[in-house]
Record summary
The part of an RNA shown here (small-subunit ribosomal RNA, 5' domain) has 530 nucleotides and comes from an uncultured prokaryote. Its mean pLDDT, the model's own confidence on a scale to 100, is 85.

Context: one part of a larger RNA
RNA sequence: GAUUGAACGCUGGCGGUAUGCUUAACACAUGCAAGUCGAACGGAAACGAUGGUAGCUUGCUACCAGGCGUCGAGUGGCGGACGGGGGAGUAAUGCAUAGGAAUCUACCUAGUAGCGGGGGACAACCUGGUGAAAACCAGGCUAAUACCGCAUAAUCCCUACGGGGCAAAGCAGGGGACCUUCGGGGACCUUGCGCUAUUAGAUGAGCCUGCGUCGGAUUAGCUAGUUGGUAGGGUAAAGGCCUACCAAGGCAACGAUCCGUAGCUGGUUUGAGAGGACGAUCAGCCACACUGGGACUGAGACACGGCCCAGACUCCUACGGGAGGCAGCAGUGGGGAAUAUUGGACAAUGGGCGCAAGCCUGAUCCAGCAAUACCGCGUGUGUGAAGAAGGCCCUAGGGUUGUAAAGCACUUUCAGCAGUGAAGAAAUGCUUAAGGUUAAUAACCUUGAAUCUUGACUUAACCUAUAGAAGAAGCACCGGCUAACUCCGUGCCAGCAGCCGCGGUAAUGCGGAGGGUGCAAGCGUUAAUC
Numbered sequence: 001g002a003u004u005g006a007a008c009g010c011u012g013g014c015g016g017u018a019u020g021c022u023u024a025a026c027a028c029a030u031g032c033a034a035g036u037c038g039a040a041c042g043g044a045a046a047c048g049a050u051g052g053u054a055g056c057u058u059g060c061u062a063c064c065a066g067g068c069g070u071c072g073a074g075u076g077g078c079g080g081a082c083g084g085g086g087g088a089g090u091a092a093u094g095c096a097u098a099g100g101a102a103u104c105u106a107c108c109u110a111g112u113a114g115c116g117g118g119g120g121a122c123a124a125c126c127u128g129g130u131g132a133a134a135a136c137c138a139g140g141c142u143a144a145u146a147c148c149g150c151a152u153a154a155u156c157c158c159u160a161c162g163g164g165g166c167a168a169a170g171c172a173g174g175g176g177a178c179c180u181u182c183g184g185g186g187a188c189c190u191u192g193c194g195c196u197a198u199u200a201g202a203u204g205a206g207c208c209u210g211c212g213u214c215g216g217a218u219u220a221g222c223u224a225g226u227u228g229g230u231a232g233g234g235u236a237a238a239g240g241c242c243u244a245c246c247a248a249g250g251c252a253a254c255g256a257u258c259c260g261u262a263g264c265u266g267g268u269u270u271g272a273g274a275g276g277a278c279g280a281u282c283a284g285c286c287a288c289a290c291u292g293g294g295a296c297u298g299a300g301a302c303a304c305g306g307c308c309c310a311g312a313c314u315c316c317u318a319c320g321g322g323a324g325g326c327a328g329c330a331g332u333g334g335g336g337a338a339u340a341u342u343g344g345a346c347a348a349u350g351g352g353c354g355c356a357a358g359c360c361u362g363a364u365c366c367a368g369c370a371a372u373a374c375c376g377c378g379u380g381u382g383u384g385a386a387g388a389a390g391g392c393c394c395u396a397g398g399g400u401u402g403u404a405a406a407g408c409a410c411u412u413u414c415a416g417c418a419g420u421g422a423a424g425a426a427a428u429g430c431u432u433a434a435g436g437u438u439a440a441u442a443a444c445c446u447u448g449a450a451u452c453u454u455g456a457c458u459u460a461a462c463c464u465a466u467a468g469a470a471g472a473a474g475c476a477c478c479g480g481c482u483a484a485c486u487c488c489g490u491g492c493c494a495g496c497a498g499c500c501g502c503g504g505u506a507a508u509g510c511g512g513a514g515g516g517u518g519c520a521a522g523c524g525u526u527a528a529u530c
Base pairs, nucleotide, nucleotide: 001530002529003528004527006526007525008524009523010522013377014376015375016374017373018372019370020369021335026333027332028331030330031329032328035078036077037076040075041074043071044070047069048068050065051064052063053062054061055060056059085288087286094213095212097210098209099208100207103205104204108201109200110199111198112197113196114195115194116150118148119147125140126139127138128137129136130135156165157164158163170193171192172191173190174189175188178185179184214260215259216258221251222250223249226248227247228246229245230244231243232242233241263285264284265283266282267278268277269276270275290311291310292309293308294307313324314323315322316321341367343366344365345364349363350361351360352359353358380410381409382408383407390401391400392399393398414471416466418464419463424457429451431449432448433447434446435445436444474519475518476517477516478515479500480499481498485514486513487512488511489510495502496501
C1' cells in the first nucleotide's frame, strides 16, 4: 500500500447493489417449513346448495335424502432419497483431473408385443373389552389401479440345447342397438390417461485404476482376512466383500505405522510475476442430522421434519407407562468483541401431486433491521473589502481567521407535500377456425385467432407540479519517517508513543486554544493476510 463475513471509539443526509453467529455440531418455548390425487376405492365426520318433513318467532331451528358441490378419517397410488441446513467427522471408503468395465436407473422419449378369465382377504364401519394417557386387543361386514392363482409369451430369463419358467388394471369422455320401474342400465365402437413384458435412448447413481492433495522421525518398523490362490456364498455389479481350505505373503526411509491439524474444489485475496495466505456469500462433490448401532420400505435411503434398540437430556403421568429432537425459516436462553423480523406472497422462477381446475411449497421472490462493504448523489451557486464584529497571535505598527460571514442576485438535485404512472404477465380458462384421430360434423389432441381475468413488492421505478437556502459534516493528524505551527497550562508530574523517542520552568512530541494538513458520510484504532 492492498484486502476483510470484521469489531471498537467519535460522528452520521439520501439512494442503488451486495452481505450479515467466523464463538457453543450448546440447549430450545411457540408458529410455520411435504404434501397431493374423489378421473384408483368403500364411503360421508364437517361445511354448502337443493328438495322434503316437523316446530314456529315467517326466516330461522331440528331431522331426512351421497341424488349434488365437495370431503374429515380410512384403503390405494405417487412424492416425503428433491429442495433447505450447518461442516462435527474424514489425510482418504474424500476431493480434483484423466481413464476403465463387471452394473442398476422411478418419472421422461422412441420402438415392439400384450391388457383374457377367476378367487380369497384386510382397513374404514359395527359390536365388545383393556388403559390416566399414548394406544391396543377380540369378533363380525365390505370395495379397489390393494393381494393371489389360472390362461397366453413376440420378447426376456434358465438350459444338459431335449426343454423349462415368468405378466398385467382399470378409470374418465363421446356415440350407442337393446332393456326400462322412465330414475336409469347397457352389448359394441371410439378417444384420452393408465397397466404388463421387453429393446434402445436420455438422466441419475454405484464400482475400479493412474497421477496430485497439510505438519511432525523428539513416531521406524506395521500387518493373520493380513497378501495371493482354489471352491462356495453374497451383491444391481468386479472384488477377502464374507466363509472353508492351501500357500506365506503385503506395506515401508520415494516416509509405512502412529500423533496432530483439516471437509475438498471452482475460486477469493495479495503480488509485476513466481509464489504466499485463505476456502464467508455463489456453484460442483463429500460427509452429517441429540450420541451410538441396526435394518425395513422403496427405482433410489441404511432416510434432517420415517421405524427399532441402547444412552444422555427435557416434558407428561393415576407411577403401571408414555412423548420429544430447529446443523429448515423466524424466534428464545447461553457463549461472545460481534452478526437481523416470531414480516408479506405464491404475482414471477422452480419443485411435488393431479386429466385439469387447483392445492402445497420459510425453495424462491419481496419487504423489515444494520454506514457491514462497494458505488453514486447531496449538504448550495454567483457576487461581495468597510478586508466588519468576534477569536487567536503580535516586535503593539499590524498579521491571521477571510470572500469566509453579513449583504445582493440566483438555483431547487436529494429529502418533504400533492398528483400521474409503466415493465416484471407468459400462460391457464372460456369461445372459435384449420389440421390430426375416429364410423362420427361428438369427445380428445396440436396450431392459430379473439376474449375475460391473474402483481406480494406497491403509500414502489420513472415523470410532473409545489414551497423555501430552506432539513443535511464530521473524524484523525500537525517532532522525524509524513502533508501540516504558534500561544497558554503542566513541570521526569500528569501524560504521549507504530519505530526513533518526548516530559526534570521558555515542550511545534503531554492537555487546551487559535491556525493548518489529510480524508470525507465517514474518519481513526484494534485484529488478520499478502